This is a predicted structure of a 342-nucleotide RNA (Bacterial RNase P class A) from Comamonadaceae bacterium OTU4NAUVB1.
The coordinates come from a structure-prediction model, not an experiment, and the mean pLDDT is 76.
A source record names the gene rnpB.
The RNAcentral record of the sequence draws on ENA.
Rfam family: Bacterial RNase P class A. Rfam classes the family as a ribozyme.
[in-house]
RNA sequence: GAAGCGGGCCAGACCGCCGCUGGUGCAAGUCUCGAAAGAGCGCACUGGAGGAACGUCCGGACUGCACAGGACAGCGCAGGAGCUAACGGCUCUCCACCGCGAGGUGAGGAUCAGAGCAACAGAGACGAGUCGGCGAGGGGGUGACCCCGGGCCGGGUGAAACGGGCAAUCUCUGCGCGCAGCAACACCAAGUAGGCCAGUAUCGAGGUGGUUCCGCUGAGCUGGCGGGUAGGUGGCAUCGAGCCGUCCGGGCGACCGGCGGCCCAGAGUAAUGGCGGUCACGCCGGCAUCGUCGCGAGACGGCGCCGGCGCACAGAAUCCGGCUUAUCGGCUCGCUUCACAC
Numbered sequence: 001g002a003a004g005c006g007g008g009c010c011a012g013a014c015c016g017c018c019g020c021u022g023g024u025g026c027a028a029g030u031c032u033c034g035a036a037a038g039a040g041c042g043c044a045c046u047g048g049a050g051g052a053a054c055g056u057c058c059g060g061a062c063u064g065c066a067c068a069g070g071a072c073a074g075c076g077c078a079g080g081a082g083c084u085a086a087c088g089g090c091u092c093u094c095c096a097c098c099g100c101g102a103g104g105u106g107a108g109g110a111u112c113a114g115a116g117c118a119a120c121a122g123a124g125a126c127g128a129g130u131c132g133g134c135g136a137g138g139g140g141g142u143g144a145c146c147c148c149g150g151g152c153c154g155g156g157u158g159a160a161a162c163g164g165g166c167a168a169u170c171u172c173u174g175c176g177c178g179c180a181g182c183a184a185c186a187c188c189a190a191g192u193a194g195g196c197c198a199g200u201a202u203c204g205a206g207g208u209g210g211u212u213c214c215g216c217u218g219a220g221c222u223g224g225c226g227g228g229u230a231g232g233u234g235g236c237a238u239c240g241a242g243c244c245g246u247c248c249g250g251g252c253g254a255c256c257g258g259c260g261g262c263c264c265a266g267a268g269u270a271a272u273g274g275c276g277g278u279c280a281c282g283c284c285g286g287c288a289u290c291g292u293c294g295c296g297a298g299a300c301g302g303c304g305c306c307g308g309c310g311c312a313c314a315g316a317a318u319c320c321g322g323c324u325u326a327u328c329g330g331c332u333c334g335c336u337u338c339a340c341a342c
Base pairs, nucleotide, nucleotide: 001338002337003336004335005334006333007332008331009330010329012279013278014277015276016275017274018273020048021047022046023045024044025043026042029041031040032039033038050313055323057322058321059320060319061318062181063180064179065178074177075176076175077174078173079093080092081091082090083089094108095106096105097104098103109172110171114170115169116166117165130155131154132153133152134151137148138147139146140145185234186233187232188231191229195225196224197223198222199221200220206217207216208215209214210213242262243261244260245259247258248257249256250255281310282309283308284307285306286305287304289302290301291300292299293298
């Protein structure tokens, strides 16, 4: 210098103006909405998306229901040892395969329980027996010879031919899993309908029409209680499997323990935005200049100025640990192979 392998990190920066939304503090009221429960309205300060918040694939926390114990069924996992709350995740390692290598990939328990499967070729593909040779033995024939033939050897087809393969087919073995999910669940709580209790009512309640005492109708009415729904609040985001560290200790490592510091988004039409400016980055165009190559037209490259465009994938929704997938561009660490120089 070229080509690679494996990690880690960033995801434009700053300023001004105007907004949205959570929290805290102060301050409002005969306030607004609502039947209530409850919610809202001002000012100041302050917090406000990601490495994948994606997918909702795996595992947990949490919640409700079910549950004596065990088994069957069903689903999942699979070398060994570990990490972890748990896992199908991660670490170390053995083996197999790929790569010159750094490394990468692995669906790596079992075919002396049973079943199933195997394209093409081939007589035959899981109990089928072809061709050639040898030939025990048997039969026919006076004989030469002919026929049958247990068994043995060799050939041909094919990945595989009484010897195996596939468990990424069922199955067996070992281990794990009760079922649902925050639209879980808990609390507060209208209207309407229905339920229960008490009182009253066919000796007429109640409703209704007219001319206030007459008609018509005919089983409710009054009060109370409780459940559910709409709606509201909590769950839910300040204390956790929490985050950070040139820290200390243990371990090859995943990780664990200690010390110190920090509190770090959060709604239910669902906030996290818009505009302007300066700087940085990338691409394109123009101008000017320099260098290399070329006889030349010109080509390639560097620096500077101006203008334009662009800045990926993507948006939290109960929370957490993983995995998978998407991602413009850039920075950085370790390592491998080759070439050259010393």